A computed fold for a 344-nucleotide part of an RNA from Anisodus acutangulus, annotated as small-subunit ribosomal RNA, central domain.
[in-house]
Context: one part of a larger RNA
RNA sequence: CUGGGCGUAAAGGGCACGUAGGUGGUGAAUCGGGUUGAAAGUGAAAGCCGCCAAAAACAGGCGGAAUGCUCUCGAAAUCAAUUCACUUGAGUGAGACAAAGGAGAGUGGAAUUUCGUGUGUAUGUGUGAAAUUCGGAGAUCUACGAAGGAACGCUAAAAGUGAAGGCAGCUCUUUGGGUCCCUACCGACACUGAGGUGUGAAAGUAUGGGGAGCGAACAGGAUUAGAUACCCUGGUAGUCCAUGCCGUAAACGAUAAGUGUUCGCCCUUAGUCUACGCGGAUCAGGGGCCCAACUAACGCUUGAAACACUCCGCCUGGGGAGUACGGUCGCAAGACAGAAACUC
Repeated sequence: CUGGGCGUAAAGGGCACGUAGGUGGUGAAUCGGGUUGAAAGUGAAAGCCGCCAAAAACAGGCGGAAUGCUCUCGAAAUCAAUUCACUUGAGUGAGACAAAGGAGAGUGGAAUUUCGUGUGUAUGUGUGAAAUUCGGAGAUCUACGAAGGAACGCUAAAAGUGAAGGCAGCUCUUUGGGUCCCUACCGACACUGAGGUGUGAAAGUAUGGGGAGCGAACAGGAUUAGAUACCCUGGUAGUCCAUGCCGUAAACGAUAAGUGUUCGCCCUUAGUCUACGCGGAUCAGGGGCCCAACUAACGCUUGAAACACUCCGCCUGGGGAGUACGGUCGCAAGACAGAAACUC
């Protein structure tokens, strides 16, 4: 390489958009490039196979094959090409609908902390038990007031929504996508997608703000044989905001995307039609069982890991190693890509 695979054994890119490429609905007509049938030519000799003769070996004669190429005459199902049409795929419009989808601005109430004032007097805090620690310069508790920052209790759900990361107090502005539906328009405009571009939790990083609580580092108190930990008292970066960078996660459904087909039952979200006492039908989602099938088993099962097809990514024994070297990117941290010797 082939063959075989990728939920858990090695293996789905974090996610999307999209270039090249690959693949691609239905019905006609044309064409004859691919395809296919027939005939002819060629395919030197040697060689290969068969026969004859001969034979230690070499050597002789005849015939066949030579899957290929060229040319001529056909065929037209299929692929390609050209032309015309169609509506089921895709899209657009009308009418409804739901939602923590995104961005910006404003605003609300609990709670923590701090400060001020009043009351009040000796502890409070913390733990398995303590201590560090706070407190007669009046703490803890309690009442009122003020400031400031961050997060949004109940509702709340197997719920909703988004491509993924993610998204939750309330209101306004602006903006993206989705579903249903009797239809109207368009007429294959589609799917996937190497490179590429964008987006991408937390942590980290740069500059400037902010800083209530929490809290890496750090300090102290305990525990312990020790305790650079678990527990406690403090506490800096950080967490928050603005603008850049970084580009990684068990970025998980450990399951790429798209299309079609396939036994039933139950619950639920947003619609539509119908019945109206419960229900019935149909779509697009979210869940729980389960037949067949599949699977090494576990399990999966109309949202497949079933049956098929298209295209991309990836795997090929363990360690060495996601390391080294060179390269690209980055302010850095590092990221991407990525070996070998050796060893079992």
Annotation
The organism belongs to Anisodus, within Eukaryota. The coordinates come from a structure-prediction model, not an experiment, and the mean pLDDT is 86. Its Rfam family is "Bacterial small subunit ribosomal RNA".